[in-house]
Molecule: c-di-GMP-I-GGC riboswitch aptamer
Organism: Pontibacillus yanchengensis Y32
Parts: sequence; structure tokens; C1' cells
RNA sequence: UACGAGAAUGGCAAACUUAUCGAAAGAUAAGGACGCAAAGCUUUGGACCUACCGUAUCGAGUUACUCCAUACUAAGGUUGCCAAGCCUCCGAAA
Repeated sequence: UACGAGAAUGGCAAACUUAUCGAAAGAUAAGGACGCAAAGCUUUGGACCUACCGUAUCGAGUUACUCCAUACUAAGGUUGCCAAGCCUCCGAAA
């Protein structure tokens, strides 16, 4: 050190449960541990997820509005999807 131990000190916390927020994806807190040498921080690039609002089309009811389905989309989310940037404990082997 761009390296990673049958080390040491520790750290984080998947699924699930409960409560809250949200249209949802999901987030927060507590419990709980599948795992993680960056499973620390940042949505900067890619990827994936959601579709309250909006637009278009089909159908139904209706008298110019409502409901349903599909497609697109603003926007939101996942850093434990990959990469990038920044910070960082230890020191066997290399």
C1' cells in the first nucleotide's frame, strides 16, 4: 500500500417482527443476525425499482364529468447492484 490473516481491538447489520412516515418503491426507530476489510460518507456515471400528479389510447357509466385497464413521463428510491470521488482500524503473507 491500489495488499488482506486459522491475527488483535472493535464496527456495521440481511431476512423477519413491531411502531411511525409515504401513493408506492422505500425510509426511520427498537428487536434480530444473513453476511460484510470499507456493508463508512456522497446519487457523480450506469443499472434496477416505484407511478400519487400529468399526457395519450381502449372500455363502461354518464352529459362533459366519473371509474377501470394499458403505455409514456415529471419526481422519488436502492451506496448491502456495479463503478467513481473522499475519509478510515490493524499489520501476518505479498